RNAcentral holds the full RNA, with entries from SILVA. A computed fold for a 472-nucleotide part of an RNA from an uncultured Bacteroidales bacterium, annotated as small-subunit ribosomal RNA, 3' major domain.

Context: one part of a larger RNA
RNA sequence: UGACGGGGGCCCGCACAAGCGGAGGAGCAUGUGGUUUAAUUCGAUGAUACGCGAGGAACCUUACCCGGGCUUGAACGCAGGGGGAAUGCGGGUGAAAGCCCGCAGCCGGAAACGGCCGCCUGCGAGGUGCUGCAUGGUUGUCGUCAGCUCGUGCCGUGAGGUGUUAGGUCAAGUCCUGCAACGAGCGCAACCCCUACCCACAGUUGCCAGCGCGUAGCGGCGGGGACUCAGUGGGGACUGCCCGCGCAAGCGGAGAGGAAGGCGGGGAUGACGUCAAAUCAGCACGGCCCUUACGUCCGGGGCGACACACGUGCUACAAUGGGCGGUACAGAGGGGAGCCAGGCCGCGAGGCCGAGCGGAUCCCGAAAGCCGUUCCCAGUUCGGAUCGGAGUCUGCAACCCGACUCCGUGAAGUUGGAUUCGCUAGUAAUCGCGCAUCAGCCAUGGCGCGGUGAAUACGUUCCCGGGCCUUG
Numbered sequence: 001u002g003a004c005g006g007g008g009g010c011c012c013g014c015a016c017a018a019g020c021g022g023a024g025g026a027g028c029a030u031g032u033g034g035u036u037u038a039a040u041u042c043g044a045u046g047a048u049a050c051g052c053g054a055g056g057a058a059c060c061u062u063a064c065c066c067g068g069g070c071u072u073g074a075a076c077g078c079a080g081g082g083g084g085a086a087u088g089c090g091g092g093u094g095a096a097a098g099c100c101c102g103c104a105g106c107c108g109g110a111a112a113c114g115g116c117c118g119c120c121u122g123c124g125a126g127g128u129g130c131u132g133c134a135u136g137g138u139u140g141u142c143g144u145c146a147g148c149u150c151g152u153g154c155c156g157u158g159a160g161g162u163g164u165u166a167g168g169u170c171a172a173g174u175c176c177u178g179c180a181a182c183g184a185g186c187g188c189a190a191c192c193c194c195u196a197c198c199c200a201c202a203g204u205u206g207c208c209a210g211c212g213c214g215u216a217g218c219g220g221c222g223g224g225g226a227c228u229c230a231g232u233g234g235g236g237a238c239u240g241c242c243c244g245c246g247c248a249a250g251c252g253g254a255g256a257g258g259a260a261g262g263c264g265g266g267g268a269u270g271a272c273g274u275c276a277a278a279u280c281a282g283c284a285c286g287g288c289c290c291u292u293a294c295g296u297c298c299g300g301g302g303c304g305a306c307a308c309a310c311g312u313g314c315u316a317c318a319a320u321g322g323g324c325g326g327u328a329c330a331g332a333g334g335g336g337a338g339c340c341a342g343g344c345c346g347c348g349a350g351g352c353c354g355a356g357c358g359g360a361u362c363c364c365g366a367a368a369g370c371c372g373u374u375c376c377c378a379g380u381u382c383g384g385a386u387c388g389g390a391g392u393c394u395g396c397a398a399c400c401c402g403a404c405u406c407c408g409u410g411a412a413g414u415u416g417g418a419u420u421c422g423c424u425a426g427u428a429a430u431c432g433c434g435c436a437u438c439a440g441c442c443a444u445g446g447c448g449c450g451g452u453g454a455a456u457a458c459g460u461u462c463c464c465g466g467g468c469c470u471u472g
Base pairs, nucleotide, nucleotide: 004472005471007470008469009468010467011466012465013464015460016459019423020422021421022420023419026315027314028313029312030311031310032309033308034306035305042053043052064301065300066299067298068297069296070295076124077123078122079121080120081119083117084116087104088103089102090101091100092099093098107114108113126290127289129288130287131286135284136283137279138278139277140275142273147186148185149184150183151182152181153162154161155160166177167176168175192267193266194265195264197235198234199233200232201231203229207224208223211222212221213220238261241255242253243252244251245250304442317416321375322374323373324372325371326370327369333364334363335362338357339356342353343352344351345350382413387408388407389406390405391404392403393402429452430451431450432449433448434447435446
C1' cells in the first nucleotide's frame, strides 16, 4: 500500500424478508458425466461448463472408425515440356472413388507466336496434428458495480500519502459545502435508437368524416386529407412553477398544469484491472510435429450406444378442467427452385387443378377468450408414454437414423424429501403467432412478437454479492 476477519460504522442489489409461479418425484426431449464401442470426433467443467460452440449430424456436414483408392496431390499461381480451340461422347471393371481403353472436335495470326485446357515435370502444397502456459483478435465474469488514475504543488529519509478524506446529497467520485491542495483524464450522466403525447409537411398499395354512385354485403367506384396509420422533420419534462425544510446541493407534497414527471419505460453503451479464465476446431500467427501420410477422394458405419448419475426443458397428474359445436379480436415478421387464395379429391397428413403476389396491394395468420352443451371426481371422456397396423411428404436414399397423418394400444403419474430457481408491472403467470438455420427435420431449443394480466415489499437482524470509511 493492498488483501483478509465468524472486527466496527454507513449504504446498495429479487440478497433476505413479503408474495406468485416453478425445479427436486413421473413420462418424454435435450446437453453432460460415466460406461460401452472398431469409432461412439473435438472443445466447454464451481459461481463464469452441462437445449454451451451446434442459427438444423440420414449421405454431405465430419474433424472419428472400418474398408477401397490417389501421391504436385481436393483448390489456386508461376515456369518448362508435350498435345489439343473451348470441349463433348462412349466402353470395361468397381460399392463409389479410382483404374484401364477408345472416339469426335481445331480459335486469332502469313508465320514466329498468343489466348485457353483435361496430361507430364519442377517450384510454391496440404494438416480440424500439439502448445490458449509463446500470441493477435474476440468473449465470459466481478459489474452498469462506482470506481481507476494523472499533472503540478505540498507532506514523508523512503515505500507512499494528499487530491479521492470530512459534513450533507445522489442511481452515480452525482452535486454542494469545507479543506494543502489546484486542476485534468478514463469511467457516471448526457449526446444515439425504440416506445408513450402533440404539431407541421408530403398521402399510396394505407384511411373513409362529409358529398355522390353502387351492392345481398364490402372504400367496391368517383372523390376526399378530416381521422387511423405508415414516413420525415420538429415540439414536449427542466424540480421550470407553487408550498414546506435546507447555507447550498437537494429532499418532501393524494400541489398546479400536463400524454408523461422528478432518471417516464426499454435498448445500445462495460473504466483501470482480476481469474497464466475461454478459444491454435471461426480466423490469423511463433515454435514443434506428419509428408505414397497425421495430406486427400470415395463407400459404409459412428457422432443417435445404455446398468446408471446430474443439469436444462416439454407434457401432465385434471372440473379456474377435458371433449364437442358456434363466434370475436393482434403484433412483429417471411415469401420466387417461394408464399400459395379458390375449386375438386382424401377421415387426415396431403394430392390434383389453379388465380394473385418480388408484395402497406396477393399469400402465410392466432390461441387463451366469449356463447351453448356434455363429462361428475374415477387412474376417469384426466394423462399421453410405449407398442401394433396403414399411410403422407422431403430427399439419390428415411434399416441403423426424419417429420407428419389415421386406426388401435393405452404406461408412469393423484402436486413431488432434504434442498433449490425466477420474478417488483404491462413485470410474474398464462395464451398463441413469427423468424433465423433449413431439401426435410428429431425445435419441447434460440431470438423476437403481440393477447389476457396479478400478488407482495413491515423491514435490513440474518444468508449471498458489492461500495465507502475505519480497525487488527